[in-house]
RNA sequence: AUGAAUUGAAUGCCGAAGCUACCAUUGGUGGCGCGGGGAUACCGUUCAGGGUGGGGUGAAUUCUCCUCGGGGAGAUAGGGCGGCCCCUUUCAGUCCGAACCCGUCAGCUUACCUCGCAGGCUUUUUAGAGGGGUUUC
Numbered sequence: 001a002u003g004a005a006u007u008g009a010a011u012g013c014c015g016a017a018g019c020u021a022c023c024a025u026u027g028g029u030g031g032c033g034c035g036g037g038g039a040u041a042c043c044g045u046u047c048a049g050g051g052u053g054g055g056g057u058g059a060a061u062u063c064u065c066c067u068c069g070g071g072g073a074g075a076u077a078g079g080g081c082g083g084c085c086c087c088u089u090u091c092a093g094u095c096c097g098a099a100c101c102c103g104u105c106a107g108c109u110u111a112c113c114u115c116g117c118a119g120g121c122u123u124u125u126u127a128g129a130g131g132g133g134u135u136u137c
Stems, first nucleotide, its partner, number of pairs: 012121003018032006033117006043107001053105001054102004062075005078096004084133007092125001
């Protein structure tokens, strides 16, 4: 100097997944807050049948090639990236581009009904411009 592994940290990151009260307390029940689904009229959908039905959360969609298949490679719509927070924006770099659920059923949608508040990570993106805000001195 480089690589690998381990441990720790924070005004740390992805995400809706935070704060708090009570209780019979290794869990349970609530409040506030954040997020999702269903659901009149109006509007939209011509009707029926067939077919590989149709739909939802999410950034995660689509295409090409290889493979008997599983799977793999390349690209791509789209999304994320760090020492106070939010918004707009410029130059580049880098990473992701999944997974699961409903069960023949759901267009939009006030009231109304209902569900979730998990999980994963850290060898740390760089350099600017403008605006708004919080705290401290």